[in-house]
RNA sequence: GCCAUCGUGGCCUAGCUCGGGAAGGCAUCAGACUGAAGAUCUGAGCAUCGCUGGUUCAAAUCCGGCCGAUGGCA
Numbered sequence: 001g002c003c004a005u006c007g008u009g010g011c012c013u014a015g016c017u018c019g020g021g022a023a024g025g026c027a028u029c030a031g032a033c034u035g036a037a038g039a040u041c042u043g044a045g046c047a048u049c050g051c052u053g054g055u056u057c058a059a060a061u062c063c064g065g066c067c068g069a070u071g072g073c074a
């Protein structure tokens, strides 16, 4: 330098194929339970979906550019 895959809450991940409600687990906080804690149960908060532009009535999803990570080739 070229090619491929990936980038989504604090962390891990689904959703992308086929455009219309961003879901789950762990962690955190609050409550119940307990002498207290743990475990368990209930509830809450946390994601401008890597950045930017375009298409569209509507974009995490489609298209272009850029950035980053991993792998391969040279």
Stems, first nucleotide, its partner, number of pairs: 001073007010026004020057001028044005050066005

Predicted 3D model of a 74-nucleotide RNA (transfer RNA) from a Promethearchaeaceae archaeon. Rfam family: tRNA. About the family: Transfer RNA (tRNA) molecules are approximately 80 nucleotides in length. The coordinates come from a structure-prediction model, not an experiment, and the mean pLDDT is 84. The sequence is in RNAcentral, with records from ENA.